[in-house]
Molecule: small-subunit ribosomal RNA
Organism: uncultured bacterium
């Protein structure tokens, strides 16, 4: 510090996810040691048991114990001492310490102030006192009630317990007189007078005394005061949670006066008076929560958190209350009311672990019923000391942090073994192990052994001090020394990318994984296992939570709003925020300095102590804050004064669909009346519904009606927006220009608020010509609740009142300032007027700049300023609930559960469009001939079959295709018979074998099996072959063409395209080039151009045909010469011609005319050929997971006495049917018969076969020639000549069938071809539809070849013969190319995608209600208790001679008052028959709404 994920790719927006750190954690696997920490987060749920607050005899009386002495009736008694004991009175403490976080949103907490409005036990300092009296009571004794807890009566005693009197100084209060201070209420101080109020003793020593006691002195107490320290109380400023779907709250409420109360101010309480107080700067209500120092994280700003430690607060079973006290409304006190538990003799009682341990429960989860007061601290005590679950220690838990170890060095036959591989071998685990040497932290054994201790007691001493004795839970622990021995000690997670680390096997969309993207459907680095590797390590992973980086996705630092989410529809304007120039003043903000505070711990830095570290100690800093004081005065603010430029007023002037009301007008339309006139009109893609002979439409005249205002008219004008359009009049708003008189900052924005606000809609009253939701009919259609047509009601119009929303859009808030220009237009003004300058509007283009890009660009989306509104992933959701508004419709405000990993913007390349432009093609058109109908042939589908009648090919681009030839073979299929653990075939190893192979015979359907027989050289083995045995293996036309390779092939398409380098442009994908203007068959060429070049294609080079020349001349040829024949180049010869072969030539828009810048085009000449001369070969980058595992090869899988191999027979030829491609026809341009003519290109020895003979013929016999320009196939056919048939199912047509034959072959039954005789079917030119062809082409005609024994060939591949018609043209159909446009497509339109319904499932809403919680109102009842009243009953202290009084108490009454009861109200949950939409789900149903002009443009 980033990364993954939206796309075919890109940039952006935007969410989701990951890598870090932390934890009082939990879970899984694993686990050696130590130190320091830490450990009930959940039920503030319930608790058995023990302990957690006592202490003081130097406050008091008594009792008991112990010891001594005396007495004794021997029971005991008296007395002294006591460092002994448990109770009691009394004092102090128990308000601390310890726990918990329920409540609390509050002066509770933090911080800083204030108390002139306060209190304070113990402690410290100062001062003065400590006097005189009195009456009780507990303990105790006796009695008594009760189960107990606990009481009652009697007797009786003490005090530092209680009561009374006195009273100095000082204090308090009252009155008076001064002085000083303070912001003030008032405070301090001096003096005079008056009043009330306050104590307790104990003990050590000395002296006196018999003693009691007294005196002195020390110590400890006690009382009234003054001060301090620490503590407590109260008040205030500021600070720190969510919610407005909580907007109004409040009656002691706010203030005052009097009174009461408190330590103290105060509505704290009370009576009266007033009507206030709080609140958008968020009152009131609801939810949540102890606060802080700090902790975690972060660069910081922040965010989250508040466990341990420390400060404060609150609470102590729940609720209420007071008492005591310095302090409490009191955790281990009291009283009362609940709930719960326990005891009980049923009458009554007892209790409170949120102290330490421990237990149950709930929970994912949290420890020992330990030791000690040795230390530190606290309480009491004069002290010794006692107490202390505070505390110090130990125990348990890897819960955390830190440290240590599990060995170190050497060691290569790179061991064995595992795993992997290209497998006689290699790689890796791996110096790892073994082995050698060494060390001993740890461990086990032995020995020694702390610090932590200061105090205390005793002795001496005047004291300071000194000597002796004594105190350790931890602990025989830490630590030290020593012996032994590598001995006792390694796991967990991961390995597709992010993210370090890879292979094998298993599995086969299964099992499973997964943080996100995503893996798994037979070759999974992603599942499981193994080996290896990476990371961390006594731990490692997972889960959860927080922060952060991420996340600048809440943006103060530090974001945005034209199109991604986001500018309110518009204006006016209160509050608020911000605000022009100059001067003065102030000092609030601001800045500097200084002081106080910011507890300690924690943090940072330096140092120190435990062997290091964690941990601890110490010093400094920091603690960014708050308060007070001083100073400064630029800026902001406050106050005062001045100014004119912002803003406004007045004057002059013109422009305008600005608004409202009234009046008027013409065109059109409809209706009505009349006239003319006759059969249609109307409407559509085409029709029909509809209107019309009762006279329509059309046309003329007139009348009526309502609505809207053609031309002008515009890119124009006005208005805040919505919006505004005939003309005139009236009323009225605003803007603008000119000049510069007046006011003097009067300004900008604007939460709430108010006003306006298209259309539709609503209410009331009118109006209604046209148009027109709904509705009706007609069409269209599979349907058509639509689009189209004919009608038609609300509505549209007017008046009044509602509604308040629109894609209310410039998708762009308002205002101000600044920042190049150019060109229109509109309204003013000026001037030197072909125009220039200037002010206000409204458009276009365009620079800088901005922007993700598109684009914006003085009318900003630029640069700045002010204010407002709004946004924070998609869906759910412009929704639910609640609230406000509305007559309603509905509007405004506005969530969550759940679900997804995207949704989205701009641009790019493609593809596509029932988008556009240009162009091409037998694409259409124009023609010719076919197919589709018939019969047959072939192929395919289907059906059938033992044989999916083997397999493959399946739109174009499968179907006379693989197959250039299935009777057996082929052959892969089926039935049957056989062979085989080496096979029909290959290789290798080892051993054996002269056996064998071949031939013959037998058997058998054949294969197989059985039998017989043998060659050469040499007698020995070898070579080769064969066989046998054993082992590796063979074999497979079995699967997968979607695992593949490949000579390959089809298709778009012989279409003109497809790309690259460099440069340039763009953030980028990409673009440019390759687009544009022309031209071409062509990305062919030219011109232009940020491109310049290049490659694969095009063209050309190649073959062939057409012309010529030269050479050559047999088997070809024969003009001239000669010979010969019945005849023939037959022969001699020839080299002229034809022809064959070879090499050249020729054509290039070269020449001419015209057009054009050019490329080129049009025409012409010449020429055998003219604009690529005809034909062929030649097929760019790529597309279709196109075809082929059955040509071949091959991975993987599968079979192995079979899915291999051999053989016989059958099948591939099967036939209700359908399709494709062909052949033959339907006839006279013909059939048949006879005669006769002219090719080219091929083939031939297992061959072609002449001639001759036989046969009607197929053919047979015989046999010349020819391995071919020589011989043969071989007859070319259509054609021509002649004859016949005469329009008919025929002398057309030939299917089918019968009979007789021929040929090939081992064999023609299934299942060959041919011939002859006989038979003589359908068919009379073919519906919808559809195919080929543009010239030597179509059409017609025959010939040859390959395959092949033969042939189902009518096929295929070639060859020649005869030989046309037509093309105006590119509107349409199909295909293609280029440019452009739209796109929500990219598996690319065979795309994408919407809604209902059905099913399953999830969460949510509504709902008659039911139920719970919480808050609250009225009333009733009213405990304890304070306060008040009363107090006739009762009472020791004081007064009084007494009676009695003073004072007090019980009791009673009253106010308040918890719980409870009752009648409601609000809010929040849970649940609810039924119901509503929403989300999700595999290939369900119906349609086709959207994306292209999406087929009716879409949308609000």
């Nucleotide at each position: 510090a980033g990364a993954g994920u939206u796309u075919g790719a890109u940039c952006c927006u935007g969410g989701c996810u990951c890598a870090g750190g932390a934890c009082g954690a939990a879970c899984g696997c694993u686990g050696g040691c130590g130190g320091c920490g830490u450990g009930g987060a959940u039920u503030a749920g319930g608790c058995a048991u023990g302990c957690a607050a006592g202490u003081u005899g130097a406050g008091c009386g008594a009792c008991g114990g112990u010891a001594g002495a005396c007495c004794u009736u021997c029971g005991g008694g008296u007395u002294u001492a006591u460092a002994c004991g448990g109770a009691g009175c009394a004092g102090c403490g128990a308000a601390c310490g310890g726990g918990u976080g329920a409540g609390u949103a509050a002066c509770a907490c933090g911080u800083g102030a204030a108390c002139a409005a306060u209190c304070u036990g113990u402690c410290c300092c100062c001062a003065c006192a400590u006097u005189c009296c009195g009456g009780a009571u507990a303990a105790u004794u006796g009695g008594u009630c009760g189960a107990a807890a606990g009481g009652c009566c009697u007797u009786g005693u003490a005090a530092u317990a209680c009561g009374g009197g006195g009273g100095a100084g000082g204090g308090u209060c009252c009155u008076c007189u001064g002085a000083g201070g303070g912001c003030a209420u008032u405070c301090u101080u001096a003096g005079a007078g008056g009043a009330a109020g306050g104590a307790a003793g104990g003990u050590g020593c000395a002296u006196a005394g018999u003693a009691a006691u007294a005196u002195g002195u020390g110590c400890c107490g006690u009382g009234c005061g003054g001060g301090g320290a620490g503590g407590a109380g109260u008040u205030c400023g500021c600070g720190g949670c969510c919610u407005a779907u909580c907007a109004g709250u409040u009656a002691g409420u706010u203030g005052g006066u009097g009174g009461g109360g408190u330590a103290a101010c105060g509505g704290c309480c009370u009576a009266c008076c007033a009507a206030g107080a709080c609140g958008a700067c968020g009152a009131c209500g609801g939810g949540u929560a102890g606060c802080u120092g700090g902790u975690c994280u972060g660069a910081g700003a922040g965010g989250a958190u508040g466990g341990u430690c420390a400060g404060c607060c609150a609470c102590a079973u729940u609720g209420g209350a007071a008492c005591u006290g310095a302090g409490a409304c009191a955790c281990u006190g009291u009283c009362c009311g609940g709930a719960c538990u326990c005891c009980u003799a049923c009458g009554g009682g007892a209790g409170g672990c949120u102290g330490c341990a421990g237990u149950c429960g709930a929970g994912a989860a949290u420890c020992u019923u330990g030791g000690g007061c040795a230390a530190u601290g606290c309480a009491c005590g004069a002290a010794a000391g006692u107490g202390u679950g505070a505390c110090c220690c130990a125990g348990c838990g890897a819960c955390g942090c830190c440290g240590c170890g599990u060995g170190a060095a050497g060691g290569a036959u790179g061991a064995a073994g595992g795993c992997c591989c290209u497998c006689u071998g290699g790689g890796u685990c791996g110096u790892a192990a073994a082995c050698u040497u060494c060390u001993u932290u740890u461990c086990c054994g032995g020995g020694g052994g702390a610090a932590g201790a200061a105090g205390g007691a005793g002795g001496c001493g005047c004291a300071a001090g000194u000597c002796u004795c004594u105190u350790g839970a931890c602990g025989g622990u830490a630590c030290c020394c020593u012996g032994g021995g590598a001995a006792u000690a390694a796991g967990c997670c991961a390995c597709g990318g992010c993210u370090a680390a890879c292979u094998a096997c298993g599995u086969g969309c299964c099992a499973g994984c997964a943080g996100c993207c995503g893996c798994g459907g037979u070759a999974a680095u992603a599942c499981g296992u193994a080996g290896g590797u990476g990371g961390c390590a006594a731990g490692c992973g997972u889960u959860g939570u927080c922060c952060g980086g991420g996340a600048u996705u809440u943006a103060c630092u530090g974001g945005g709003c034209g199109u991604a989410a986001a500018g309110c529809g518009u204006a006016u304007g209160c509050a608020g925020g911000c605000g022009g120039a100059c001067c003065g003043u102030u000092a609030a903000g601001u800045a500097g300095g200084a002081a106080g505070u910011g507890a300690a711990a924690g943090g940072u830095u330096g140092g120190a102590g435990c062997u290091c570290a964690a941990c601890u100690c110490u010093a400094a800093c920091a603690c960014u804050g708050c308060u007070c004081c001083c100073u400064a005065u630029a800026c902001u603010g406050g106050c005062g004064g001045u100014c004119u430029u912002g803003a406004g007023u007045g004057g002059c002037g013109g422009a305008g669909a600005g608004g409202a009301a009234g009046a008027u007008g013409g065109a059109a339309c409809g209706a009505c009346a009349c006239g003319u006139g006759u059969a249609g009109c109307g409407g559509u893609g085409a029709a029909a519904u509809g209107c019309g002979u009762u006279g329509a439409u059309a046309u003329g005249u007139g009348u009526c009606g309502g609505a809207a205002c053609a031309c002008c008219a515009a890119u124009g004008g006005c208005g805040a927006a919505a919006g505004c359009a005939a003309u005139c009049u009236u009323c009225u708003g605003g803007a603008c220009g000119c000049a510069a008189a007046c006011u003097g900052a009067c300004g900008c924005u604007g939460a709430g608020a108010u006003a306006c606000g298209a259309a539709a809609g609503c209410c009331a009253a009118g109006g209604u010509a046209g148009c027109a939701a709904a509705c009706a009919g007609g069409a269209u259609u599979a349907g058509a609740u639509a689009c189209c047509c004919u009608g038609g009601u609300a509505g549209u119009c007017u008046u009044g009142g509602c509604c308040a929303u629109a894609a209310a859009c410039g998708a762009u808030g308002a205002u101000c300032a600044c920042u190049a220009g150019g060109u229109g237009u509109u309204g003013g003004g000026g001037c030197u007027u072909c125009g220039c300058c200037u002010c206000g509007g409204u458009g276009c283009c365009g620079c800088a700049g901005c922007u993700a890009a598109c684009g914006c660009a003085u009318u900003a989306a630029g640069u700045g300023a002010u204010c407002c509104g709004c946004c924070u992933g998609g869906g759910a959701a412009c929704u639910a609930c609640g609230a406000g508004c509305g007559c309603a419709a509905g509007c405004u405000u506005a969530a969550a559960a759940c679900u997804c990993a995207a949704a989205g913007g701009a641009a790019u390349u493609g593809g596509c469009g029932g988008g556009g432009g240009c162009c091409c093609g037998c694409a259409c058109a124009a023609g010719c001939g076919g197919u589709g109908g018939a019969g047959c042939a072939u192929a395919u589908g289907g059906c059938u079959u033992a044989a999916u009648u083997u397999c493959g090919a399946u739109g174009c681009a499968a179907c006379g295709c693989g197959a250039a030839g299935a009777a057996c073979c082929u052959u892969a299929c089926c039935a049957g018979g056989g062979c085989u653990u080496u096979g029909a075939c290959a290789u290798g190893u080892a051993u054996c074998u002269g056996c064998a192979a071949g031939c013959u015979g037998c058997c058998g359907a054949a294969a197989a099996g059985c039998a017989g027989u043998c060659g050469c050289u040499u007698u020995c083995g070898a070579a080769g072959g064969u066989g046998a045995u054993a082992c590796a293996c063979a074999g497979g036309u079995g699967g997968u063409g979607c695992a593949u390779g490949g000579c390959c092939u089809g298709u778009c398409g012989u279409c003109a395209g497809c790309u690259c380098g460099u440069g340039u442009u763009g953030u980028g994908a990409a673009a440019u080039g390759u687009u544009g203007g022309g031209u071409u068959a062509a990305g062919u060429c030219c011109c232009g151009c940020a491109a310049c070049g290049a490659g694969c294609g095009c063209a050309a080079c190649c073959c062939u045909c057409a012309u010529g020349u030269u050479c050559u001349g047999u088997u070809a040829c024969c003009a001239g010469c000669g010979a010969g024949u019945a005849a023939u180049g037959u022969c001699g010869g020839g080299g002229a011609c034809u022809c064959g072969g070879a090499a050249c030539a020729a054509a290039c828009u070269g020449c001419c005319u015209c057009u054009g810048u050019a490329a080129a085009g049009a025409g012409g000449a010449g020429g055998a050929a003219g604009g690529u001369g005809g034909g062929g070969a030649u097929g760019a980058c790529g597309u279709c997971a196109a075809g082929u595992c059955a040509u071949c090869a091959u991975g993987c899988c599968c079979c192995u006495u079979a899915c291999g191999c051999c053989c016989u027979g059958g099948g591939c030829u099967g036939c209700a049917c359908a399709u494709a491609u062909g052949c033959u026809a339907c006839a006279a341009u013909g059939g048949c018969c006879g005669g006769u003519a002219c090719a080219a290109a091929g083939a031939g020895c297992u061959g072609c076969c002449a001639a001759c003979u036989c046969g009607c013929g197929a053919g047979a016999g015989u046999g010349c020639g020819c391995a071919a320009a020589u011989c043969u196939c071989a007859a070319a056919a259509a054609g021509c000549c002649g004859g016949u048939c005469u329009c008919a199912g025929u002398u057309c047509g030939g299917a089918u069938u019968g009979g007789a034959g021929g040929c090939u072959g081992c064999a023609a039954c299934u299942c060959g071809c041919c011939c002859c005789c006989a038979u003589g079917a359908a068919g009379u030119c073919g519906g919808a539809a559809u195919c080929g062809c543009u010239a030597g082409u179509a059409a017609c005609c025959g010939c040859a070849g390959g395959u092949c024994a033969g042939c189902a060939a009518u096929a295929c591949u070639g060859c020649g013969g005869u030989g046309a018609a037509u093309a105006c043209g590119u509107u349409c159909c199909c295909g293609g190319g280029c440019c452009u446009u739209g796109c929500a497509c990219a598996c690319a339109c065979c795309g994408c995608c919407c809604g209902u319904c059905a099913c399953a499932u999830g969460a949510c809403g509504a709902a008659a209600g039911u139920u719970g919680g919480u808050u609250u109102u009225g009333c009733c009842c009213g405990a304890a208790g304070u306060c008040g009243g009363u107090g006739c009953g009762c009472u020791a202290a004081c007064c009084g001679c007494a009676a009695g009084g003073a004072a007090g108490c019980a009791g009673c009454c009253g106010c308040c008052g918890a719980a409870g009861g009752u009648a409601g109200a609000g809010c929040c949950g849970a649940u609810g028959a039924u119901u509503g939409g929403c989300g999700u789900g595999a290939a369900g149903u119906c349609g086709u709404a959207a994306c292209a002009a999406g087929g009716u443009a879409a949308c609000c």